[in-house]
RNA sequence: GAGUUUGAUCCUGGCUCAGAUUGAACGCUGGCGGCAGGCCUAACACAUGCAAGUCGAACGGUAACAUUUCUAGCUUGCUAGAAGAUGACGAGUGGCGGACGGGUGAGUAAUGCUUGGGAACUUGCCUUUGCGAGGGGGAUAACAGUUGGAAACGACUGCUAAUACCGCAUAAUGUCUUCGGACCAAACGGGGCUUCGGCUCCGGCGCAAAGAGAGGCCCAAGUGAGAUUAGCUAGUUGGUAAGGUAACGGCUUACCAAGGCGACGAUCUCUAGCUGUUCUGAGAGGAAGAUCAGCCACACUGGGACUGAGACACGGCCCAGACUCCUACGGGAGGCAGCAGUGGGGAAUAUUGGACAAUGGGGGCAACCCUGAUCCAGCCAUGCCGCGUGUGUGAAGAAGGCUUUCGGGUUGUAAAGCACUUUCAGCGAGGAGGAAGGCCUUAAAGUUAAUACCUUUAAGGAUUGACGUUACUCGCAGAAGAAGCACCGGCUAACUCCGUGCCAGCAGCCGCGGUAAUACGGAGGGUGCAAGCGUUAAUCGGAAUUACUGGGCGUAAAGCGCAUGCAGGUGGUUUGUUAAGUCAGAUGUGAAAGCCCGGGGCUCAACCUCGGAAUAGCAUUUGAAACUGGCAGACUAGAGUACUGUAGAGGGGGGUAGAAUUUCAGGUGUAGCGGUGAAAUGCGUAGAGAUCUGAAGGAAUACCGAUGGCGAAGGCAGCCACCUGGGUCAACACUGACGCUCAUGUACGAAAGCGUGGGGAGCAAACAGGAUUAGAUACCCUGGUAGUCCACGCCGUAAACGAUGUCUACUAGAAGCUCGGAACCUCGGUUCUGUUUUUCAAAGCUAACGCAUUAAGUAGACCGCCUGGGGAGUACGGCCGCAAGGUUAAAACUCAAAUGAAUUGACGGGGGCCCGCACAAGCGGUGGAGCAUGUGGUUUAAUUCGAUGCAACGCGAAGAACCUUACCUACUCUUGACAUCCAGAGAAUUCGCUAGAGAUAGCUUAGUGCCUUCGGGAACUCUGAGACAGGUGCUGCAUGGCUGUCGUCAGCUCGUGUUGUGAAAUGUUGGGUUAAGUCCCGCAACGAGCGCAACCCUUAUCCUUAUUUGCCAGCACGUAAUGGUGGGAACUUUAGGGAGACUGCCGGUGAUAAACCGGAGGAAGGUGGGGACGACGUCAAGUCAUCAUGGCCCUUACGAGUAGGGCUACACACGUGCUACAAUGGUCGGUACAGAGGGUCGCAAAGCCGCGAGGUCAAGCUAAUCCCACAAAGCCGGUCGUAGUCCGGAUCGGAGUCUGCAACUCGACUCCGUGAAGUCGGAAUCGCUAGUAAUCGUAGAUCAGCAUGCUACGGUGAAUACGUUCCCGGGUCUUGUACACACCGCCCGUCACACCACGAGAGUUUGUAACACCCGAAGCCGGUGGAGUAACCAUUUAUGGAGCUAGCCGUCGAAGGUGGGACAAAUGAUUGGGGUGAAGUCGUAACAAGGUAACC
Repeated sequence: GAGUUUGAUCCUGGCUCAGAUUGAACGCUGGCGGCAGGCCUAACACAUGCAAGUCGAACGGUAACAUUUCUAGCUUGCUAGAAGAUGACGAGUGGCGGACGGGUGAGUAAUGCUUGGGAACUUGCCUUUGCGAGGGGGAUAACAGUUGGAAACGACUGCUAAUACCGCAUAAUGUCUUCGGACCAAACGGGGCUUCGGCUCCGGCGCAAAGAGAGGCCCAAGUGAGAUUAGCUAGUUGGUAAGGUAACGGCUUACCAAGGCGACGAUCUCUAGCUGUUCUGAGAGGAAGAUCAGCCACACUGGGACUGAGACACGGCCCAGACUCCUACGGGAGGCAGCAGUGGGGAAUAUUGGACAAUGGGGGCAACCCUGAUCCAGCCAUGCCGCGUGUGUGAAGAAGGCUUUCGGGUUGUAAAGCACUUUCAGCGAGGAGGAAGGCCUUAAAGUUAAUACCUUUAAGGAUUGACGUUACUCGCAGAAGAAGCACCGGCUAACUCCGUGCCAGCAGCCGCGGUAAUACGGAGGGUGCAAGCGUUAAUCGGAAUUACUGGGCGUAAAGCGCAUGCAGGUGGUUUGUUAAGUCAGAUGUGAAAGCCCGGGGCUCAACCUCGGAAUAGCAUUUGAAACUGGCAGACUAGAGUACUGUAGAGGGGGGUAGAAUUUCAGGUGUAGCGGUGAAAUGCGUAGAGAUCUGAAGGAAUACCGAUGGCGAAGGCAGCCACCUGGGUCAACACUGACGCUCAUGUACGAAAGCGUGGGGAGCAAACAGGAUUAGAUACCCUGGUAGUCCACGCCGUAAACGAUGUCUACUAGAAGCUCGGAACCUCGGUUCUGUUUUUCAAAGCUAACGCAUUAAGUAGACCGCCUGGGGAGUACGGCCGCAAGGUUAAAACUCAAAUGAAUUGACGGGGGCCCGCACAAGCGGUGGAGCAUGUGGUUUAAUUCGAUGCAACGCGAAGAACCUUACCUACUCUUGACAUCCAGAGAAUUCGCUAGAGAUAGCUUAGUGCCUUCGGGAACUCUGAGACAGGUGCUGCAUGGCUGUCGUCAGCUCGUGUUGUGAAAUGUUGGGUUAAGUCCCGCAACGAGCGCAACCCUUAUCCUUAUUUGCCAGCACGUAAUGGUGGGAACUUUAGGGAGACUGCCGGUGAUAAACCGGAGGAAGGUGGGGACGACGUCAAGUCAUCAUGGCCCUUACGAGUAGGGCUACACACGUGCUACAAUGGUCGGUACAGAGGGUCGCAAAGCCGCGAGGUCAAGCUAAUCCCACAAAGCCGGUCGUAGUCCGGAUCGGAGUCUGCAACUCGACUCCGUGAAGUCGGAAUCGCUAGUAAUCGUAGAUCAGCAUGCUACGGUGAAUACGUUCCCGGGUCUUGUACACACCGCCCGUCACACCACGAGAGUUUGUAACACCCGAAGCCGGUGGAGUAACCAUUUAUGGAGCUAGCCGUCGAAGGUGGGACAAAUGAUUGGGGUGAAGUCGUAACAAGGUAACC
């Protein structure tokens, strides 16, 4: 920096990613070289070999080898023997070295390490200086002999040497000292010369001093985690004395004192080697401590000492233990955390290699020997660095692959082809450097008596390389031998096809996959890195996500409930001094390597090398004196004290008052009271309730009263007095920084609760009853106990809240409240000044909301607290408590979020305003009956399919007997019933017969068409082949189009501007008004668009034009009668064109506006009535079966044809209708008045026949002419008389008519007969506001026929609307929200099931470290001197002494044993809560007033 919480936004906050790194591992792949690195695990066990020896110039010697000499056997040469004479040398004595080098990190949180200091020490080898090195003695290995033992290894006797051992002498510059003195050493070896006396050189030896380097000791500071470890300590702390040590010291012992450490974290527990440095990071930091280097610790585990300069000793010793091996069972041996290597463990880490050539180490005079230190090689892509796998050209843009919209695109100059090159690898040849030294010869110098010896220098000579077939150079041949891995949804560079179909799978986070997957698998293509690439693990970064640099705490996690106050932190003005902090200079140190800078060397780089810088620190020292601190002094502005006032529910105990409730007693009085949404339980005729009087008792204090006052907080309220704390104003007097904050501590601390004793009126958990309810362990009601009250004692928590710690200072204002004071004054007030308190608001701050002199602003001081959600304020442990419980306070596991503020919607059993046949007011229905019709269900071979709340159900269907028809059964066809193309043939077509249910098949008859430029063409039929046809098959959740619905509701948006961090807002809100976002006014908005309205059609009035088929006033003719006729154009009508209505006029209301109300005029008045017209969008609404269409599926069938059947079934349920139930009626007779339509495959008059449906004949009409066609209700008259009827007509029987190939399944109608239910319809529910409802008939589409449906037409023609409380729907503003799939939302808890981790648990097992006691190895120390005893001493000469030793005794003491506790881990029947799971069960607690406000 990015992704991820949301519909979107900003913040908080976690999770995740991109980077760098690694002693890595795993997967796939693998050409070369250089430089590095390589058991992180079992400090597990180890076979085998090697890793520490050397010195003959210390010694006695001679086992082996060689030379030489001698001897013997003899074959010129060999064999055997002898000789330490020589080179040398096994074993041994002795010296030096085995304390270095090499390994490992178990232990160790300080006996360690790092940095810097210090004093009481030691030091082999090395350097320097001084002095010495005299004279003696006794042994002992080896060896020889004897002997034990399996072995390891011994025992005894005897001989012998030394630079082995021991006395003596000498002795200070040494040590000790009583200051007189006393005491202490040594070793020789080699070379040369020699007059054999010695001299000299080299090395070694002793004493002393100094140095260098090394080591021991002490101090300070720093160096992990845990306080759920708070007290630890008896040699402990100090002193005196003694001992001990190289040395200081309780290091040890005796005595004395009672100290020492610890909140600046002692003790305990867990973890860990420390550092230079390494990785990361801008840095500060964080993490690590491989390789290299310094220190420490360890060497199978534990203990111990010896030797030595140095060890308590990796390749030494003793003891104990575990393990392994050998054994003759008696006893012995061993220690790879050296180099290789083996087993084991593990994800994982190499060769039983070469050489001492170089560097270094040990021994030696040296040559030299030893050296798994080291230098090299081998294995491993483990890392870093470098190189290569070719270069140029090459378009027919080849083939192939992939893809495609079929044109093409891409792979791709890529390949092929042509022309070049040869690094690396391969083969051959040449060939450095790492080599300095050492040895030999000669010369010179030093030393010396010396030309020896030795040392140094110079010259010469012969030599020394593991690596090594080295590096490097040259030559040869040929593009020849050399590319993979991961990824391609976003983050994150890179896209398509196929397969799959919530499967298989992917996944770092978000997430992808349910039939069109750039996310799975494959392919093509692409991207990134490249001899590597990915994954996993780990660290830092990003993460300002522990914040020193550099965060926060009103609401996101986070201010302790509040005060007081010790330690701690911090602190006013001024003077002097000091120099701890601070600042400056100098010196020492801060190892080397590393990092950085600059040179240099490998062809470059990695790598190596040289120099510099740096290493913030520590220490010493010299100065400065501003600030902080210390010391001393002064001051008064902070703080405090005293004095005068003043307000107050501040606190404590005491007293007292009235109202009210309740109870008791009495009076009056009678039937209810009480309670609720409605009731009931309850009380009451044994007298309630009501009312009056009296009494008792407890608790709380109406009005005042408040946005008010007081208090640290909790909290405090009648009145009176007493005791008492604090605040504040004014005036000044005193003290003189006495201040602020505060971990631990301490006091106080609502309510509830607990203990003891009182009290108990009202209220009231629990409890009981009554209701409510599906249930109701609740809400409501009637009762009612703890409790509430008092005294004393506990508890110590609250949403203890201003969700805001305390103190101080500063920073615009305005308006109040409370309590003081001052001035002025008109005595009413005004102005000023302090304390407290409330509201608004500027700057500033804030994520926003908001805060804003009472800060959440600007700063300072101190304290407390936070670090994702859940688990959990839980478990365990501790402390407190009588208990309840409180306080302190985790982890496993789980999720990718959880949260805050604000925005837009949606929703609310939230609010305001408004509208609608929404309710109300009315009229008529449905729901009950019968029938019609549609649907569900059921049935069926099939009952084709679709539509399913409103917005499916007389819907698609404006009309299923066949057809339709998509369904079922049966029989048939396969280029097909239908389209295009090709080839061949034929006119097309068709009569008849046969078979069949028919499709169809066979035979047969008739037929020779149309156009023509005469070539042919068009249409049609048959046959054949293949492309294809065909599908009412699936997906309306892939789609277009069309439609429904909210809704004819008044809304839905945009541009620019402005506001806001932003989502968004504004406009569109507000005041009016309207049917309307209609209009007006106002306004940070100004405009605009789609909607509204209007424009369109129809209807209502008039004018004008026109006049037939319509009309007929006037004129005329005629008829029984009729516009029948002439004629007319007035009227009606028809259909063209106009007019008219616009709140235009008047009055009132209103802001003088918009508009509303009323009126006039008018046929019509405020959109006149009706229609068409449906904004942005919602419902994945409906339709793949109107049509079109992507994808999938079928292809002798899911296509096509035919016949019959089905869609018409029928225990049932629902919707929509018709007819009724009757008298406002039925029936009979007479009689009047429409509109709009339709008609030639048609409507059909009149006449005749039939009771009728209808039939027959037939005029007229292509329609303002004729027909359908008599409209009916109505009116007039008769009859019926309230009944299952003269109502009602279902059902059934019979007989017919019509349509049609055909009325059986399954049509309509007519006549005769039959005469069911039904007497106005439960809960519920529908339509309608005027020419409307209701009622009456008429016509049309579809149609051969079939209408109670649908669509249209007119006739008659009402009632009611107070109003908007309520139901439903809608609009708008506002409010709440945990909803956004948007309340059909979200969401809680128990129970049941599965899994996971954790707690408790009778216990059980194991381990760790202490404590007490027992036992007590090795060993040091102490004691002893019965025993043993070479050196020295003594003498009386084989004894004694001085000493020493074995043994024994004692202190300490490892391992072991016993015991009771502590701690830790594992496990445990059972049990507890927690978490997570698919669509389980029960309820509905929360979110809206969540339906009882929620919460603590």